[in-house]
Small-subunit ribosomal RNA, central domain from an uncultured prokaryote, 349 nucleotides, folded computationally. RNAcentral holds the full RNA, with entries from ENA. Its mean pLDDT, the model's own confidence on a scale to 100, is 88.
Context: one part of a larger RNA
RNA sequence: CUGGGCGUAAAGCGCGCGUAGGCGGUUCGGUAAGUGGGAUGUGAAAGCCCCGGGCUUAACCUGGGAACUGCAUUCCAAACUGCCGGACUAGAGUAUGGUAGAGGGAGGUAGAAUUUCCUGUGUAGCGGUGAAAUGCGUAGAUAUAGGAAGGAAUACCAGUGGCGAAGGCGGCCUCCUGGACCAAUACUGACGCUGAGGUGCGAAAGCGUGGGGAGCAAACAGGAUUAGAUACCCUGGUAGUCCACGCCGUAAACGAUGAGAACUAGCCGUUGGGGUCCUUGAGACUUUAGUGGCGCAGCUAACGCGAUAAGUUCUCCGCCUGGGGAGUACGGCCGCAAGGUUAAAACUC
Numbered sequence: 001c002u003g004g005g006c007g008u009a010a011a012g013c014g015c016g017c018g019u020a021g022g023c024g025g026u027u028c029g030g031u032a033a034g035u036g037g038g039a040u041g042u043g044a045a046a047g048c049c050c051c052g053g054g055c056u057u058a059a060c061c062u063g064g065g066a067a068c069u070g071c072a073u074u075c076c077a078a079a080c081u082g083c084c085g086g087a088c089u090a091g092a093g094u095a096u097g098g099u100a101g102a103g104g105g106a107g108g109u110a111g112a113a114u115u116u117c118c119u120g121u122g123u124a125g126c127g128g129u130g131a132a133a134u135g136c137g138u139a140g141a142u143a144u145a146g147g148a149a150g151g152a153a154u155a156c157c158a159g160u161g162g163c164g165a166a167g168g169c170g171g172c173c174u175c176c177u178g179g180a181c182c183a184a185u186a187c188u189g190a191c192g193c194u195g196a197g198g199u200g201c202g203a204a205a206g207c208g209u210g211g212g213g214a215g216c217a218a219a220c221a222g223g224a225u226u227a228g229a230u231a232c233c234c235u236g237g238u239a240g241u242c243c244a245c246g247c248c249g250u251a252a253a254c255g256a257u258g259a260g261a262a263c264u265a266g267c268c269g270u271u272g273g274g275g276u277c278c279u280u281g282a283g284a285c286u287u288u289a290g291u292g293g294c295g296c297a298g299c300u301a302a303c304g305c306g307a308u309a310a311g312u313u314c315u316c317c318g319c320c321u322g323g324g325g326a327g328u329a330c331g332g333c334c335g336c337a338a339g340g341u342u343a344a345a346a347c348u349c
Stems, first nucleotide, its partner, number of pairs: 003321004007303002012317001014201004021194003025088007033081002035077008049065006091191001092188004096183004103177007110154001115149007125136002162169002206247006215241002220236004258316006266294012278281001298305002322349003331342004
C1' cells in the first nucleotide's frame, strides 16, 4: 500500500465557521471528455502457452498459431457520469404570524446566610473529635437583641425539565442580541452535504497588569492519630477562588459513539407547538420538534445497541495498525512562563 477497523480491545479532532477538493434532487434538449463497440496501424525477435517437426530420448534446436490484456488514428452508440442550454419543486433558503427557554453581553436591584465591627443583655465557658488537644474566652467569649460594613453565592420553584455547536448556562428587573420550534400560505429555484489547510470559540488550574477579598482554601504552621504520618481528622492560614483587560488552549473537553441524508415492528413516560372529537375534562385521539425507559428484526467477541442505532445503505472528513521505550528526544511552530502542538529511533519483550 491493500485489506480490516475506530461505544468498552489500538483508533472520532473538545466544538463551530469555512477555503481548496470530493460528493450531489426531478425533467427535456444538445455535446461526446469519461464510457461501450467496430475497423486500421502499431505492440521487434527470442522467451512463456498451444499444436507439430529434428538430434535413439531429454535438455536443446526448430515451423506454425495464440498471446502481447497496451497505445494512436478513425467510425458508430448516447444509457450512465461530465460539460452547455431550458424547465421543475420533494432538498436548502426567504417572507408572514405565533410559542417556549438557567442561550449570550451590559447595567441595575432584592432577600436569607456566613464573617467582621459598634452598642445592649448576660456569665464561665465556647469550639472541636472516635476520643482529645492545639485554638478562642474574666482585657467578658459562646449565646441573645439592635445597628453598620463588605464580599460571594442565589434555598424553595427544580424535574433522566429547559437552552446552547461544544465548553457551559440558575434570584428579580431593564436594555442590546444569537439560535430553535410550530402553523398556513406565498416566494427563490439545487442556491446543497462534507470539509485537508485556515480561522474563531473553548471547564478548571496557571500566567501578566490593576482592583477586590466575606466564606472556602493548595502551600505553610500547630494539635492529634501512628512504629513512622512530609496524609486521612482538628485549629489556624497565604496564593487562589471574585472583577476588568490581556495570555494560556488543555481535561475521563464522555454518549469514552464525527457530520449529513434515506430506509427499517411495537409499547410506556415527559417538554414545546399544532390539529380533530365530543361526554368541556385532571379528557380521548392524532401530528410535529426535542428528551427518557423497555423492546422485535437485525447487529455485536460479549456487555449491550435497538427510528436519539452500535440495524440496512450512501457521501465527505478525522483516526488506528503488538507492548514497553514515548505522547518522550531532536528539529519546527506557538507561549511571558508553565508548557502546548507536530513527532521519531536505538534498544527490549